Molecule: c-di-GMP-I-GGC riboswitch aptamer
Organism: Nitrospiraceae bacterium
RNA sequence: CCCGAUAAAGCCAAACCUUCCGUGAGGAAGGGACGGAAAGCAGCGGGUCUUAUUUAUCUAAGAAGUAAGAUGGCCGAGCUGCCGAAG
Repeated sequence: CCCGAUAAAGCCAAACCUUCCGUGAGGAAGGGACGGAAAGCAGCGGGUCUUAUUUAUCUAAGAAGUAAGAUGGCCGAGCUGCCGAAG
C1' cells in the first nucleotide's frame, strides 16, 4: 500500500413521526435506527427525479429538445481521512 475481522475506540443515520423552508423534486432541525469503512468533501461524467418552455404528432396519454434545479444513502471519476487481525 492492497485489503477489511463475530477486534477495539469512536463516527454517520434510511424508513417513519413532528416543526420549518421550497410551486416541486427535495432541504434544515429534533426524535428515531434500516444500514454504512468513506453514508467525509465535492454536482465533473452518466443515471433518476422536479419545474418552466419549445417542437412534431395531437382526443388523451406520452415522446424528444432547451433552460433552471434536486439527488453524494444510484453508479463512475476526483480530493481528504479513523482503526489494524489474517493474507